[in-house]
Context: one part of a larger RNA
Molecule: small-subunit ribosomal RNA, central domain
Organism: uncultured Pseudomonadota bacterium
RNA sequence: CUGGGCGUAAAGGGCGCGUAGGCGGUCGUGCAAGUUGGGCGUGAAAGCCCGGGGCUCAACCCCGGAACGGCGCACAAAACGGCACGGCUUGAGACCGGGAGAGGAGGGUGGAAUUCCCAGUGUAGAGGUGAAAUUCGUAGAUAUUGGGAGGAACACCGGUGGCGAAAGCGGCUCUCUGGCCCGGGUCUGACGCUGAGGCGCGAAAGCGUGGGGAGCAAACAGGAUUAGAUACCCUGGUAGUCCACGCCCUAAAACGAUGUGUGCUGGGUGUCGGGGGACGUGUCCCUCGGUGCCGGAGCCAACGUGUUAAGCACACCGCCUGGGGAGUACGGCCGCAAGGUUAAAACUC
Numbered sequence: 001c002u003g004g005g006c007g008u009a010a011a012g013g014g015c016g017c018g019u020a021g022g023c024g025g026u027c028g029u030g031c032a033a034g035u036u037g038g039g040c041g042u043g044a045a046a047g048c049c050c051g052g053g054g055c056u057c058a059a060c061c062c063c064g065g066a067a068c069g070g071c072g073c074a075c076a077a078a079a080c081g082g083c084a085c086g087g088c089u090u091g092a093g094a095c096c097g098g099g100a101g102a103g104g105a106g107g108g109u110g111g112a113a114u115u116c117c118c119a120g121u122g123u124a125g126a127g128g129u130g131a132a133a134u135u136c137g138u139a140g141a142u143a144u145u146g147g148g149a150g151g152a153a154c155a156c157c158g159g160u161g162g163c164g165a166a167a168g169c170g171g172c173u174c175u176c177u178g179g180c181c182c183g184g185g186u187c188u189g190a191c192g193c194u195g196a197g198g199c200g201c202g203a204a205a206g207c208g209u210g211g212g213g214a215g216c217a218a219a220c221a222g223g224a225u226u227a228g229a230u231a232c233c234c235u236g237g238u239a240g241u242c243c244a245c246g247c248c249c250u251a252a253a254a255c256g257a258u259g260u261g262u263g264c265u266g267g268g269u270g271u272c273g274g275g276g277g278a279c280g281u282g283u284c285c286c287u288c289g290g291u292g293c294c295g296g297a298g299c300c301a302a303c304g305u306g307u308u309a310a311g312c313a314c315a316c317c318g319c320c321u322g323g324g325g326a327g328u329a330c331g332g333c334c335g336c337a338a339g340g341u342u343a344a345a346a347c348u349c
Stems, first nucleotide, its partner, number of pairs: 003321004007303002012317001014201004021194003025088007035076001037075001039073004049065006091191001092188003095184005103177007110154001115149007125136002162169002206247006215241002220236004259316006267294013298305002322349003331342004
């Protein structure tokens, strides 16, 4: 420099915002760097190459031709593309009017349940298991009633329902706040797409400081089981799980194992949120956006996918290149640490 690829074979970055860069709608005008075409100039000679000739041949020498990738000058402007200027509205955005929602942050608050404490009733068991035992209980347990404390999670509704970029989000209510959809077609006038670096977010576990601690529960202890049982089962139980602030920055399957954006390409059926219409007012039709299922062409090694593409195309990014060694060593950067990230080679099959 280039090929083929990335749902399941190796391969989509966990997700977003966005810098450089790459790419970019429609009409017109100008310019002519790139570009295209032919023209002119230059590209010294020698050498190389081709043809011919001279030394008996050759080396060598002479003549002619070709070539000299290139550079310069003037000309062209249809198409692709670059720059500048003037328009346009379909891309994008704004505005107005509606709408749905566990989207986010903070405050307040509710009931059920578990545990514990106090009191009443009440008596000998209760727990637990395959069966047991550890364990709790005559200092009155379990059960049951009343009262109280505290923490955590929100049954039913609840749904291949909804929202969010992903991670994720579920009692009720208030305040602040992001995004999305529909209708109008009032405004701006290409303001766009992607995005190396960068910045931010990022489950759980883990770390630091302080708080909190009901239930659960690594570690740990005991009881069982077993040949053993550092397990599965049982009784306990500390970190942790919760809150505030600050770190960590990973994934296990951060998964749709499917990067983002745009356009195009038969259908059927459900559902969520809007808008319009019809009439026999509770159904039907049309339409936009989301989310499922089934399937056509096409695609695919097959499975499957199939307008939510893995179809047909374009733009840009990331990534792969036999298995092991190894996501390791070394070095760099980051971290309090745990470790993370970038990332080989020898050797071997």